About this RNA: Predicted 3D model of a 493-nucleotide part of an RNA (small-subunit ribosomal RNA, 5' domain) from an uncultured bacterium. The prediction has a mean pLDDT of 86. Its Rfam family is "Bacterial small subunit ribosomal RNA".
Context: one part of a larger RNA
RNA sequence: GACGAACGCUGGCGGCGUGCUUCACACAUGCAAGUCGAACGGAACCUUUCGGGGUUUAGUGGCGAACGGGUGAGUAACACGUGAGUAACCUGUCCCGAAGACGGGGAUAACAGCGGGAAACUGUUGCUAAUACCGGAUGUCCCCGUGUGGCCGCAUGGUUGUGCGGGGAAAUGCUUUUGUGCUUCGGGAGGGGCUCGCGGCCUAUCAGCUUGUUGGUGGGGUGAUGGCCUACCAAGGCGUCGACGGGUAGCUGGUCUGAGAGGACGAUCAGCCACACUGGGACUGAGACACGGCCCACACUCCUACGGGAGGCAGCAGUGGGGAAUCUUGCGCAAUGGGCGGAAGCCUGACGCAGCAACGCCGCGUGAGGGAUGGAGGCCUUCGGGUUGUAAACCUCUUUCGAGCAGGGACGAUUGUGACGGUACCUGCAGAAGAAGCUCCGGCCAACUACGUGCCAGCAGCCGCGGUAAUACGUAGGGAGCGAGCGUUGUCC
Numbered sequence: 001g002a003c004g005a006a007c008g009c010u011g012g013c014g015g016c017g018u019g020c021u022u023c024a025c026a027c028a029u030g031c032a033a034g035u036c037g038a039a040c041g042g043a044a045c046c047u048u049u050c051g052g053g054g055u056u057u058a059g060u061g062g063c064g065a066a067c068g069g070g071u072g073a074g075u076a077a078c079a080c081g082u083g084a085g086u087a088a089c090c091u092g093u094c095c096c097g098a099a100g101a102c103g104g105g106g107a108u109a110a111c112a113g114c115g116g117g118a119a120a121c122u123g124u125u126g127c128u129a130a131u132a133c134c135g136g137a138u139g140u141c142c143c144c145g146u147g148u149g150g151c152c153g154c155a156u157g158g159u160u161g162u163g164c165g166g167g168g169a170a171a172u173g174c175u176u177u178u179g180u181g182c183u184u185c186g187g188g189a190g191g192g193g194c195u196c197g198c199g200g201c202c203u204a205u206c207a208g209c210u211u212g213u214u215g216g217u218g219g220g221g222u223g224a225u226g227g228c229c230u231a232c233c234a235a236g237g238c239g240u241c242g243a244c245g246g247g248u249a250g251c252u253g254g255u256c257u258g259a260g261a262g263g264a265c266g267a268u269c270a271g272c273c274a275c276a277c278u279g280g281g282a283c284u285g286a287g288a289c290a291c292g293g294c295c296c297a298c299a300c301u302c303c304u305a306c307g308g309g310a311g312g313c314a315g316c317a318g319u320g321g322g323g324a325a326u327c328u329u330g331c332g333c334a335a336u337g338g339g340c341g342g343a344a345g346c347c348u349g350a351c352g353c354a355g356c357a358a359c360g361c362c363g364c365g366u367g368a369g370g371g372a373u374g375g376a377g378g379c380c381u382u383c384g385g386g387u388u389g390u391a392a393a394c395c396u397c398u399u400u401c402g403a404g405c406a407g408g409g410a411c412g413a414u415u416g417u418g419a420c421g422g423u424a425c426c427u428g429c430a431g432a433a434g435a436a437g438c439u440c441c442g443g444c445c446a447a448c449u450a451c452g453u454g455c456c457a458g459c460a461g462c463c464g465c466g467g468u469a470a471u472a473c474g475u476a477g478g479g480a481g482c483g484a485g486c487g488u489u490g491u492c493c
Stems, first nucleotide, its partner, number of pairs: 001492003005489005012364006018357002020322001025320003029317003034063003039060002042057006070275003080199007089192003094188007102136001104134002111126006141168012173180002201247003208238003213235008250272004254265004278297004300311004328354001330353003336350001337348004367397004377388004401434001404429005412420001437482005442463003448477005458465002
C1' cells in the first nucleotide's frame, strides 16, 4: 500500500459498487421453462338471424427445454492460454442459390364402456384426427459399388468430367390473399468435435515406470482420426531436459504490490472447463450421456391401507447446522435479452429495481463572521501567574445536508407500455436548529504535566517500562494524528 474481511469503540447523509472465503452439510414453503387453436380430433361454456361465430383448454403433434442461472467438488489434464492443422469431421434455427411436393395406406391418445390400486398410477375392449406414422412413384441432385479421362497436392489423397449397376424425398399442409411452412442438394454465417507445437505449481526423504503397455495387420465402432475396442503378430514405449508416485490446485483475461524486473492472488465482471445427493448407464435429439429428464444401485428424508410409492436449492428468496463472519421467504416484466407464436400475447427469481449491512471507494455536512490584555469551572503553579481560549457566553448572519410542511415533477419510451416512483430534481416556508468520535503522546514516531500505584496492578510491534518523585502502568488536565470513522487481528506485496 491492498482486502469479498472479522473484532472493539463510535456513527449524520448521498452516489456507485460489494456481500457464505467455513460443511460440494441437510433442507420446510413459494417461485425459477414454457409456448403454439394459423398442425389435429375432441370436451366444456357463451352467442346465434339456426348458415354459423367466439372463448377456454386435458390429450396427440411442433419448437424450446443442451440457452439462460449456480457452484469449484474433481482435474497437473490438450483442462486452460496462445498459435497452427482437419486432404479425418458435424451443425437445428438464420441467410443466399438450384430443383421438387404425385398417388395411397394402416394405426393411436383424447373420448366412451368395464376393471385393478390406499396412493403413485394402471389394465382391457371399442371409436377417431393430423404438419404424428408407413409403403409406392418421380430424381434437379445426393450416397454406395465399379470402369475410364483431365487438373492439382505436404503422404494418406483432393477436385472435376463421363459410362454402368444399386439405393434415397416431401405436408400443397395451414392461413387466407397475404404469407408461412414441407423435401433434396450446393454455399455462407455463427457454433461445436478431434489432433499438434509452445507456455504456466511443490516434492528425489518418490528412480525406475508400463502389458492395450509401444507399433503393425485384419475387423468393429464413431459425425470423424486413433489401442477407442477386439483377434493375431512383433517387443516395444517413457525417464535425471525428472518418467512413475505423493501433495496441492479449476485455467485465463485480469487483481494487488513494486521504479521496474519480479512476487502473491484468481471475490465481483468476461471467456473456457468440470460438476448437479453419491456411483454407473444409456434413451430422445441438430446438439446431452442432460441441475429443476429417464433407468439401475448405495446412503438419507418423507407418505403408506405394509402390498407399494415420492424426493434431490452447487437456481431466487428462506431455514437449521458449521463458523470470527456474509443480506429480503420484496416489486416488475416498464427496459435489455431469451423461449414459443403470423400476430395479439404468454412465460422468464435471466434481468431491471427496491430492501438490509460504514463491507469498500468517492462526495457532502455537523455552521459562518465578529467577540476579553481574557468570565465561571477544570488542570498546573515558583501562588506572581500560566493554560484550556476566540474556545464559550453574547451580537450579526446563512440554511448546504437532514427531518417537517406546501407546490411542481421527469429522462429512461421512436407508436403503446414505467416496477423503480410522486423517486430523482426544482421552487417556497421555518429554524443553529438534528449530526464527533477513535487511537496515541519513552525512542523508532508528531504529541507532557499532576496524582494514584510501588517488580504489585499492569503495558509491550522491537528495544524495553514498573522494586516510593514512572513524560512507558491507571486516572485527570493538556497535546498530537486521523476523522464518520478510528484502532486491533489476519493475509499478500